Background:
A computed fold for a 72-nucleotide RNA from a Nanobdellota archaeon, annotated as transfer RNA. The coordinates come from a structure-prediction model, not an experiment, and the mean pLDDT is 80. Lineage of the source: Archaea > Nanobdellati > Nanobdellota. Rfam family: tRNA. Rfam classes the family as a transfer RNA.

[in-house]
RNA sequence: GGGAGUGUAGCUCAGAGGGAGAGCAAGCGAUUGAAGCUCGCCAUGUCGGGGGUUCGAUUCCCUCCACUCCCA
Numbered sequence: 001g002g003g004a005g006u007g008u009a010g011c012u013c014a015g016a017g018g019g020a021g022a023g024c025a026a027g028c029g030a031u032u033g034a035a036g037c038u039c040g041c042c043a044u045g046u047c048g049g050g051g052g053u054u055c056g057a058u059u060c061c062c063u064c065c066a067c068u069c070c071c072a
Base pairs, nucleotide, nucleotide: 001071002070003069004068005067006066007065010024011023012022013021018055027041028040029039030038048064049063050062051061052060
């Protein structure tokens, strides 16, 4: 320099046009003499930034940024 992929909750990830979600972790409660295990409840978020298409974008297109891989 060329090509490809990934970016969503504190962490690991799902979701691929119209409700942003799961598990784990954290918090509160039940249980216990006290903890652990178990059970119940609650909250997470400018969906990496910008622009475009669309009535509507996390999702499609363009561009930038970060990281990973391949080729040279």